[in-house]
Context: one part of a larger RNA
Molecule: small-subunit ribosomal RNA, central domain
Organism: uncultured prokaryote
Parts: sequence; C1' cells; structure tokens
RNA sequence: CUGGGCGUAAAGCGCGCGUAGGCGGAUUGUUAAGUCGGGGGUGAAAUCCCGGGGCUCAACCCCGGAACUGCCUUCGAUACUGGCAAUCUUGAGUUCGAGAGAGGUGAGUGGAAUUCCGAGUGUAGAGGUGAAAUUCGUAGAUAUUCGGAGGAACACCAGUGGCGAAGGCGGCUCACUGGCUCGAUACUGACGCUGAGGUGCGAAAGCGUGGGGAGCAAACAGGAUUAGAUACCCUGGUAGUCCACGCCGUAAACGAUGGAAGCUAGCCGUCGGGUUGUUUACAAUUCGGUGGCGCAGCUAACGCAUUAAGCUUCCCGCCUGGGGAGUACGGUCGCAAGAUUAAAACUC
Repeated sequence: CUGGGCGUAAAGCGCGCGUAGGCGGAUUGUUAAGUCGGGGGUGAAAUCCCGGGGCUCAACCCCGGAACUGCCUUCGAUACUGGCAAUCUUGAGUUCGAGAGAGGUGAGUGGAAUUCCGAGUGUAGAGGUGAAAUUCGUAGAUAUUCGGAGGAACACCAGUGGCGAAGGCGGCUCACUGGCUCGAUACUGACGCUGAGGUGCGAAAGCGUGGGGAGCAAACAGGAUUAGAUACCCUGGUAGUCCACGCCGUAAACGAUGGAAGCUAGCCGUCGGGUUGUUUACAAUUCGGUGGCGCAGCUAACGCAUUAAGCUUCCCGCCUGGGGAGUACGGUCGCAAGAUUAAAACUC
C1' cells in the first nucleotide's frame, strides 16, 4: 500500500466551533478537463516473455516476434464527474405567532437542620460500640425552652421526568442571556455535511494569591480489634471541601456505541406542542424528545433492533499478539504535580 475491523475480544479523540481538504439536491444549456473510442508519433539497446538456432547439455550467446501496460499529439463521443451560464424548492436558513425547561451568568432573599455563644429549667450521667475504651460532664454536661452568630446544602414536589455539545444543572425572586420544539404563510435559493492542523469549553482531585470555615474530612493523634493492624470500628482533627481571580486538562469524561443523510413490521408507556371528533374527559391522528418489548436483518455469543449494533452513502478519529510501556529519550505545554506526543533492546 492492499485488506479486515473498532458495544463487551486491540480499536470512537471527553465535547463543541471551525481553517485547509474530501464529499454534496432537482432541471436545462454549454464546454470537453476527468472518462470512453479511432488514428499518428514516441516508448534506444540490453533485460523479461514466446518461437527458432549455436557452443556435446546447461548456464551463456545469436536471430525473429511479441511486449515495454507509459507519454505526447490529433479526430470524435457526451451518459456520469468537473468547469461555466441559467432556472427550481424538497436540503439548509430567515420572518411571524405560540410553547416547555434544575440551560448559563450576576444580584437579592427564605425555611428546616448541624455546630458554637448567651440566658432559663434541671441533675448525674452523657457519647459511642459487636462489646468497650479514648472523649465530654458537679467549674453543671446530656435532655429541654428562649435569644443570638456563622457557614454550607436545599427535605417533600421528584418521575428509566426536564434542559444542555459534553463536563454538568435542583429552595424562591429579579435582571441579562444561549439553545430547542410546534404551527403558519411569505422570503433567500444548495447558502449543505464532515473536519487534518487550529481554537474554545471541560467532573473530582491538585496548584498560586486573597478571603471564608458550620458540618464533613485525606494526613495526623489517641482508643479498640488483632498474632500483627501503618486498616476496617470509635473519639478527636489539619489541609481540603465554600467564594473571587488565575492555572491544571485528566476520569469506568460510559450508551465502554464519532458525526450527518436516506431507507427498512409493529405494540405498550412517558414528556412538550399541533389538528380532528365528541359524551369535557377521553379517543383518533401528527411532529419533536425519552423509555420498555419485539419482526425482518445483524451478531462469536450476549444482545441490538426507526434513539440500530439492520441496509446504503460521505467525512473524520483509531486498531494490527502478550509483557517491556502509555514507559525511556527528545519535543511541546505547566509554578509544580504532571499532561501530551511516543519508541527500542530483551522476552513469551
């Protein structure tokens, strides 16, 4: 390179936006670059192949043919691809009218609970466990009532419910703001899909500076358990968890399933719209999401099955036996931790 693959065997970038590139709807005309056909030129010799021949054979050599699958040029063909011109509306988008939503950012605000502080009642225990002890308590704890402080998280509603590209998002209110769905007619007229590089977002932990610190809690200390117990259990407890700004850029970042489009039985739920019918609560139907089951088909099986892992097309990423190793070296990035790119010897 050709090939075969990527849910679970190796393999889908964590996710967007988008450059180059690749690919791209319907109709007509034109062109003739790709494409196809004919002619001409060239494609040295040797080599290869075929048929003969010469050295006793062979290697080797000689003669003839074919071939050299290519390039150039010319004449034609015009279905397809491309170029150019024009037209179209079904792809894409705009407009108008409705609608749902924990989508995002900022500000404000509410109640329950934990802890702490003050005060009252009250007295000897309380905590905790398998059982205990460390621990707290006569300097008045635990319990209970009232008041106050502060931080963090939002019970019920809550739902294989909703929104978001993914990470993710949940008390309430306001402001600003992104996307989506449905319906309608009008408009633009292929404006599209994908996307190497690039760029942005990206849980938790971690890092820097400054705040904050109720609860929880790595590290750490003590008590238990145990042969030991650097653990599991208990009592404490610091980073951290929270906020602002800046880094990090990784996860079982998972549907372990890249994106887009078309086609291919149904049945039952559920969410958001529309239409029709009526007995006003349902039925039928349609569009968009989200689930369960299931036919054809696919699959090594499990299973998937209009939300495909089915049948096709386009584009990107990735895989190629196990270990060594996602390591070393080098490069890039980072304050660091480290991330990313990524081998070989050797070995089975």